[in-house]
RNA sequence: UUUCAGGGCGGGGUGAAAAUCCCCACCGGCGAUGACAGCUCGCGACCCACUUUAUUGGUGGCUGACACGGUGGAAUUCCGUGGCCGACGGUUACAGUCCGGAUGGAAGAAA
Numbered sequence: 001u002u003u004c005a006g007g008g009c010g011g012g013g014u015g016a017a018a019a020u021c022c023c024c025a026c027c028g029g030c031g032a033u034g035a036c037a038g039c040u041c042g043c044g045a046c047c048c049a050c051u052u053u054a055u056u057g058g059u060g061g062c063u064g065a066c067a068c069g070g071u072g073g074a075a076u077u078c079c080g081u082g083g084c085c086g087a088c089g090g091u092u093a094c095a096g097u098c099c100g101g102a103u104g105g106a107a108g109a110a111a
Base pairs, nucleotide, nucleotide: 001111002110003109004108010024011023012022013021025097026096027086028085029043030042031041032040038084039083047061048060049059050058051057066082067081068080069079070078088100089099090098
C1' cells in the first nucleotide's frame, strides 16, 4: 500500500397491534492463554466527556455474562449436565435475532 474483517426469529399463544410480551427455537467479532473460550485476561464496536476549524484526528472514561462433574502432564477453552449474557436510535407493544446510523468504523488477518 492492497484485499478481507459478525452470526441469529422458524413454530405456537395472547392481542386491534408483537420477528419486541409469554412458551419452544436460534446466534456468538479479534488476540492471548500449557489443549479448541460469547460468559479467564486483554482488545474492538456502541455510548459519554474534554480537545480540535472540523462530521477527520487526539486524550480520557464507560464497557455484559459460569458453575458442578469427568478426562488429562496441562482445559472456567475439550466431554457431560444445568445455567447466564448481549450498545444506541426506531417501531401500532417492551428487540442479542427486524429497520437505521452503516455502501460507515474497527480490534485484527492475509498478501